Context: one part of a larger RNA
C1' cells in the first nucleotide's frame, strides 16, 4: 500500500458548540462538468503476429504490414447516477401554542438537628482513649445534666434498580432569574440537516496567587503505643487545606463501549406524559387496555475468541479520533501554554 481493527488483548478525544472539509430527503426543468459511448489524431525503439529476404539449416538478424500501448487532446451522441442552475413539496430540522415533571444553573432570604465556645446554675473525682495501655485533660472544679449566648460546617429519615444535566456534577425551604428535554396540538418555515481537522467554551479533587474564614475533620509535624525496627497501621495533638469572593492550573479508574440516522421477537418493573374504557365514598380517588419519550433486567434470531451483547457489541449508512509487539518512555529535545506545580505535542540509539 491492500485491507484489519477500537466494552475486557495495542486503540473513542473529559464534553459540548462549531469553521473548513466529507457527506445529504421527495417530485419537475434546463445544462452536460463527473460518468458511457463511437469518431479522429497522437500515442519511441525492443517485444507479438504475418509475408519476404539472409548466415547451407535452426535460434537469430534486415525490410514491410499489422496488432498492442488499456493514455492524452479535439469533435459528435447520451442523461440513469453525483454535480451546477432554477421551480415546488412536507415525511427529517426549527419556530409556535397547551398542560404537566424535574437534587438543571445563578442570586438572595429564611430553617434546622448534631459539633465546638463562652456565660450561668446543679454536682463530685475522675474523665478520655484502647486489644490493653500510655501520651492528654481534670480540685484554677473537669467528665456529666439544665439553660442562654455566639461560631462555622452540613442539609439525617423520605432516597429507590428512581429524577434533571453535554460532561464534570446536582439532594432542607422559600422567592426572583434563566436553560433544556418529553408529550400532546399540526398554526408557520421549507433541506435551513448529519458529522467535524484547526478553534472557542465547560471541566471533579487537588494545587496556586490576592483578600476574607476557620466549627468539625486533617496530608505535613510532635508525642504516646505496637514492634527486631514501625519515617506506617492504632491512639493524643494538630499546620496548610477544607469553606466565601474574585483569578491561574486543565488534569482523573474525567468509566459504559464516538457522534447520527434507519430497520431487526417477545415478557416484567419504574418514570414522565397523552389517548380509551370500567367502578367510585364522585375526591388532585382506585383499576384495566393501549400510545410515545426515558431509565433497568430477562431473553428470540444474529454476532462474539469468550465473558458476554441482544433499543446491540445484531444488519446497514454518513462523518470525526485514534492503534500498529514488550522495554526505554509519555521519557529526551524542539515548539507552545502556565506565576509554579506542571499540561499539550512527542522521538530515538539500545534492549528483547
Nucleotide at each position: 500500500u491492500u485491507a484489519g481493527g477500537u466494552c475486557u488483548a495495542a486503540a473513542a478525544g473529559a464534553a459540548u458548540c462549531g469553521u473548513a472539509g466529507c457527506u445529504g430527503g421527495c417530485c419537475g426543468a434546463g445544462u452536460a462538468a463527473g460518468u458511457u459511448u463511437c469518431c479522429u489524431g497522437u500515442c519511441a525503439a525492443a517485444u507479438c503476429u504475418u509475408g519476404u529476404c539472409u548466415c547451407u539449416u535452426a535460434a537469430g538478424g534486415g525490410c514491410a504490414a499489422g496488432g498492442c500501448g488499456u493514455g492524452c487532446a479535439g469533435g459528435g451522441a447520451g442523461u440513469a447516477c453525483u454535480g451546477c442552475u432554477u421551480g415546488g413539496c412536507u415525511a427529517g430540522g426549527g419556530a409556535c401554542c397547551g398542560g404537566g415533571a424535574g437534587a438543571c444553573g445563578u442570586a438572595a432570604g429564611g430553617a434546622g438537628u448534631a459539633c465546638g465556645g463562652u456565660g450561668a446554675u446543679g454536682g463530685u473525682a475522675g474523665c478520655g482513649g484502647u486489644a490493653a495501655a500510655a501520651u492528654g485533660u481534670u480540685u484554677u472544679a473537669a467528665u456529666c445534666a439544665u439553660u442562654a449566648c455566639c461560631g462555622g460546617a452540613c442539609u439525617a429519615a423520605c432516597a429507590a434498580u428512581g429524577g434533571c444535566g453535554a460532561a464534570g456534577g446536582c439532594a432542607c425551604c422559600u422567592u426572583a432569574c434563566g436553560a433544556g428535554a418529553a408529550c400532546g396540538g399540526a398554526u408557520c418555515u421549507g433541506g435551513c440537516g448529519g458529522u467535524g481537522a484547526g478553534g472557542a467554551u465547560u471541566g471533579a479533587a487537588g494545587g496556586c496567587c490576592a483578600g476574607g474564614g476557620g466549627c468539625g475533620c486533617g496530608a505535613a509535624c510532635g508525642g504516646g503505643a505496637u514492634u527486631a525496627g514501625a519515617u506506617a497501621c492504632c491512639c493524643c495533638g494538630g499546620u496548610a487545606g477544607u469553606c466565601c469572593u474574585g483569578g491561574c492550573u486543565g488534569u482523573a479508574a474525567a468509566c459504559c463501549u464516538a457522534c447520527u440516522u434507519a430497520c431487526u421477537a417477545a415478557a416484567c418493573a419504574u418514570u414522565a406524559u397523552g389517548a380509551u374504557c370500567u367502578c367510585c365514598u364522585c375526591g388532585a380517588g382506585a383499576g384495566a387496555u393501549u400510545g410515545u419519550g426515558g431509565u433497568g433486567c430477562u431473553g428470540a434470531a444474529g454476532c462474539g475468541a469468550a465473558g458476554g451483547c441482544g433499543g446491540a457489541a445484531g444488519u446497514a449508512a454518513g462523518u470525526u479520533a485514534c492503534c500498529u509487539g514488550g522495554g526505554g518512555a509519555g521519557u529526551a529535545u524542539a515548539g507552545u501554554c502556565g506565576c509554579a506545580a506542571g499540561g499539550c505535542c512527542g522521538a530515538a540509539a539500545c534492549u528483547u